A computed fold for a 548-nucleotide part of an RNA from an uncultured bacterium, annotated as small-subunit ribosomal RNA, 5' domain. RNAcentral holds the full RNA, with entries from ENA. Model confidence (mean pLDDT): 85 of 100.
[in-house]
Context: one part of a larger RNA
RNA sequence: GACAAACGCUGGCGGCGUGCCUAACACAUGCAAGUCGAACGGAGCCUUGGAAGAGUUUACUUGGAAGAGAGCUUAGUGGCGGACGGGUGAGUAACGCGUGGGUAACCUACCUAAGUGCCUGGGACAACCCUUGGAAACGAGGGCUAAUACCGGAUAAGCUUAUUGGACGGCAUCGUCUGAUAAGGAAAGGCGGCCUCUGAACAUGCUGCCGCAGAUAGACGGACCCGCGUCUGAUUAGCUGGUUGGUACGGUAAAGGCGUACCAAGGCGACGAUCAGUAGCCGGCCUGAGAGGGUGAACGGCCACACUGGGACUGAGACACGGCCCAGACUCCUACGGGAGGCAGCAGUGGGGAAUCUUCCGCAAUGGACGCAAGUCUGACGGAGCAACGCCGCGUGUAUGACGAAGGUUUUCGGAUUGUAAAGUACUGUCUUUGGGAAAGAAGUCUGGAUUUGAAAAUAUUGAGUCCAGGUGACGGUACCCAAGGAGGAAGCCCCGGCUAACUACGUGCCAGCAGCCGCGGUAAUACGUAGGGGGCGAGCGUUGUCC
Numbered sequence: 001g002a003c004a005a006a007c008g009c010u011g012g013c014g015g016c017g018u019g020c021c022u023a024a025c026a027c028a029u030g031c032a033a034g035u036c037g038a039a040c041g042g043a044g045c046c047u048u049g050g051a052a053g054a055g056u057u058u059a060c061u062u063g064g065a066a067g068a069g070a071g072c073u074u075a076g077u078g079g080c081g082g083a084c085g086g087g088u089g090a091g092u093a094a095c096g097c098g099u100g101g102g103u104a105a106c107c108u109a110c111c112u113a114a115g116u117g118c119c120u121g122g123g124a125c126a127a128c129c130c131u132u133g134g135a136a137a138c139g140a141g142g143g144c145u146a147a148u149a150c151c152g153g154a155u156a157a158g159c160u161u162a163u164u165g166g167a168c169g170g171c172a173u174c175g176u177c178u179g180a181u182a183a184g185g186a187a188a189g190g191c192g193g194c195c196u197c198u199g200a201a202c203a204u205g206c207u208g209c210c211g212c213a214g215a216u217a218g219a220c221g222g223a224c225c226c227g228c229g230u231c232u233g234a235u236u237a238g239c240u241g242g243u244u245g246g247u248a249c250g251g252u253a254a255a256g257g258c259g260u261a262c263c264a265a266g267g268c269g270a271c272g273a274u275c276a277g278u279a280g281c282c283g284g285c286c287u288g289a290g291a292g293g294g295u296g297a298a299c300g301g302c303c304a305c306a307c308u309g310g311g312a313c314u315g316a317g318a319c320a321c322g323g324c325c326c327a328g329a330c331u332c333c334u335a336c337g338g339g340a341g342g343c344a345g346c347a348g349u350g351g352g353g354a355a356u357c358u359u360c361c362g363c364a365a366u367g368g369a370c371g372c373a374a375g376u377c378u379g380a381c382g383g384a385g386c387a388a389c390g391c392c393g394c395g396u397g398u399a400u401g402a403c404g405a406a407g408g409u410u411u412u413c414g415g416a417u418u419g420u421a422a423a424g425u426a427c428u429g430u431c432u433u434u435g436g437g438a439a440a441g442a443a444g445u446c447u448g449g450a451u452u453u454g455a456a457a458a459u460a461u462u463g464a465g466u467c468c469a470g471g472u473g474a475c476g477g478u479a480c481c482c483a484a485g486g487a488g489g490a491a492g493c494c495c496c497g498g499c500u501a502a503c504u505a506c507g508u509g510c511c512a513g514c515a516g517c518c519g520c521g522g523u524a525a526u527a528c529g530u531a532g533g534g535g536g537c538g539a540g541c542g543u544u545g546u547c548c
Base pairs, nucleotide, nucleotide: 001547002546003545005544006543007542008541009540012394013393014392015391016390017389018387019386020352025350026349027348029347030346031345034080035079036078039077040076042074043073044072045071046069047068048067053062054061055060056059087305088304089303096230097229098228099227100226101225102224103223106222107221111218112217113216116213117212118211119153120152121151122150128143129142130141131140132139133138159184160183161182162181163180164179165178166177167176168175169174189210190209191208192207193206194205231277232276233275238268239267240266243265244264245263246262247261248260249259250258280302281301282300283299284295285294286293287292307328308327309326310325311324330341331340332339333338358384360383361382362381366380367378368377369376370375397427398426399425400424407418408417409416410415431489433484434483435482436481437480441475446470447469448468449467450466451465452464453463454462455461492537493536494535495534496533497518498517499516503532504531505530506529507528513520514519
């Protein structure tokens, strides 16, 4: 000098940060990942509709079924997302990380650009209905049904595989470009608008948007390989059997003992293998003139993990924190047959500890998921709360004021000092208090109107863009501004022997005590305790711990 600090005394305000370093200990409760009805069949609500039936004053009342429908809600099927975002640092001394390369050995949903296609059939299963098991969790059997769910057939611009020709390239198994032949493989529709026709409506047709499939290039994200660097111990010296290499096959998106079979007998090591200990790595941060040393909180990048251990499924992507299966420990429910759970998400609880916060507000902004959109969800995030934990800023008054008041302390009794300090006088109004005014953060999306432009033969419509209007703020009546009032509400802590700025008196008497080092204290202690005075810093000041 520094700190994610703690402890002691003290404590006015604001801004910006930071806040379980210990038990990766166990967790009550709530919330943290959903969304789409413009994929689908139902169901409910609502509107309409009025049958059967009932009552009678035979024309009314009651009654509400079937049917139809703009809209709203949604359990289920289906799609996309739950691999992001958020947490933690246990493990890991490793291609984990950092840095520089490589893939002629690779994948990539959504997105962008150009281009091609969306033809034709089929059978189911949920929901629902019936029966039924179970305390529950959750099932079982039978029957009906839809789709952008599932399965065939057709088509194939690109594409894949095999054979083969040419050009260029490479150290190379070969790669790139360009042909030929053969074989192979795809899909899904939805929502509007218009025309014609019609008693009316649908459909067909035309057209726009969204979507689906094949495929190319890009982008984004990832996978793998290599060089170099990356803590300590030799009181750890030898280690290794899929071990090292080859061939073949398998496996993977992909090279490879990654796996298997066979063959060879190799591979690593004092340039420290193996073993043991410790540890997430880095950008950075602290310190230092630098070289270096220490460190890896917050913010950012990468990695690893998600009660412990193992496993795969789905998927573009996981071997998956709030998914599944198995085993284990623990907790809970139970009708004892059987079930449920995983805060190292945000708050919060117990425990541990010297020690670390609210079971808050909001999706207004930014970002994300889904959706044509409106919008829904979002403990990411934006904010507020608590804590002097840190840094920064401000205040606790200003000017004047000698009779150098009183009081305190001291004294050689003259005085000295506290001390312009106070009182008094004149002001100011930051902050606090009260009252009033009052933002920026908001522009998009959407709706309405106008207009430009693309698609089309045209009307209409729709996509994209521009302009105008309407509407949206958690923070928060906050920041900020104005006014009122009155010095009123706001100073402590450590030290004073030397190092080291700052001295006297009394008490004590090697006692009580102090102390970072040297050392003080045994009767005049500037070193202990108290007081007066002084020095330092100041909403802080000291102590302890750690690093340079």